Background:
Large-subunit ribosomal RNA, domain IV from a Planctomycetota bacterium, 310 nucleotides, folded computationally. Its Rfam family is "Bacterial large subunit ribosomal RNA". Rfam links the family to the GO terms ribosome and structural constituent of ribosome.

Context: one part of a larger RNA
RNA sequence: UGGUUGAGAAGGAAUUAGGCAAAUUAACCCCGUACGUUCGCAAGAAGGGGGCCCUUCGGGGCGCAGAGAAAAGGCUCUGGCAACUGUUUAUCAAAAACACAGCACUGUGCUAAGUCGCAAGACGCCGUAUACAGUGUGACGCUUGCCCAAUGCCCGAAUGUCACGGAAGUGGGUUCACGCUCACAACCUAAGCACGGGUCAAUGGCGGCCGUAACUAUGACGGUCCUAAGGUAGCGAAGUUCCUUGUCGGGUAAGUUCCGACGCGCAUGAAUAGCGUAAUGACUGGAGCACUGUCUCCUCAACCAACUCG
Numbered sequence: 001u002g003g004u005u006g007a008g009a010a011g012g013a014a015u016u017a018g019g020c021a022a023a024u025u026a027a028c029c030c031c032g033u034a035c036g037u038u039c040g041c042a043a044g045a046a047g048g049g050g051g052c053c054c055u056u057c058g059g060g061g062c063g064c065a066g067a068g069a070a071a072a073g074g075c076u077c078u079g080g081c082a083a084c085u086g087u088u089u090a091u092c093a094a095a096a097a098c099a100c101a102g103c104a105c106u107g108u109g110c111u112a113a114g115u116c117g118c119a120a121g122a123c124g125c126c127g128u129a130u131a132c133a134g135u136g137u138g139a140c141g142c143u144u145g146c147c148c149a150a151u152g153c154c155c156g157a158a159u160g161u162c163a164c165g166g167a168a169g170u171g172g173g174u175u176c177a178c179g180c181u182c183a184c185a186a187c188c189u190a191a192g193c194a195c196g197g198g199u200c201a202a203u204g205g206c207g208g209c210c211g212u213a214a215c216u217a218u219g220a221c222g223g224u225c226c227u228a229a230g231g232u233a234g235c236g237a238a239g240u241u242c243c244u245u246g247u248c249g250g251g252u253a254a255g256u257u258c259c260g261a262c263g264c265g266c267a268u269g270a271a272u273a274g275c276g277u278a279a280u281g282a283c284u285g286g287a288g289c290a291c292u293g294u295c296u297c298c299u300c301a302a303c304c305a306a307c308u309c310g
Stems, first nucleotide, its partner, number of pairs: 001305008010296002014294001019291001028050004036041001038139001052061003062066001074289007081281002086098002102137007114123003140276004145206003150203002152199005159194003165188002169184006207225005234268001235265001246262005
């Protein structure tokens, strides 16, 4: 000097990005237990008490200490996200990512659709639409608005266009009679495309300018342009807010974080789901109690190394 382990006056998070680490708590018995709630939970909530030996159950005895060593929840309040148990980057990420039950749409009538294979064949399935396959969403509750112009998909016995092929006919070459051969061709002819419809829990999209009320401000209201239609319910400085440490309220002596509001939202918004939600979480933000060498501010001890001597 480093390491492992232990102890610490007074203070008690002042440390730090952050209570990281450490400490507190701890098993068992008794009492007691709030908000919320899907009535299951929450909950070991919280918060208290007990312990050895003798006893006639009144009490008495011993120790610093009676779960006498070791092992064995710290707790509470309040947001975000994901319903949940589960899964994942073997070797820097365990999560709010994936999955999930539930919901919805689409395809498929059986030699099914779909998948593997050159094929034979196999799976699907010794199943049969309450089935199987694909896609999205993701418990539950309340809901899921408008747009079919674009792109996609579905439907459409007309019409236009359209390849190969067929073909009346026309022309060129030739010893141009019969022929042979070459080129063209009215017309017939599929899917597709055009065309007409439908469809958004299909891919997606969801406006601008000007004026207006008896102070001012604001604008229920009016005008006008454009559009396929101009963002509904809800939520909102959000894990989305640039300006921004927005403004107001709360919490602190003091709060760029946090909670509750406000809303012209740079650039929210409804199964790329919207808004809620008990329970759950080695998730994530904020606050408090308890506790502590995290810190004020370091000190000491044991052991193991290093170092000196041998």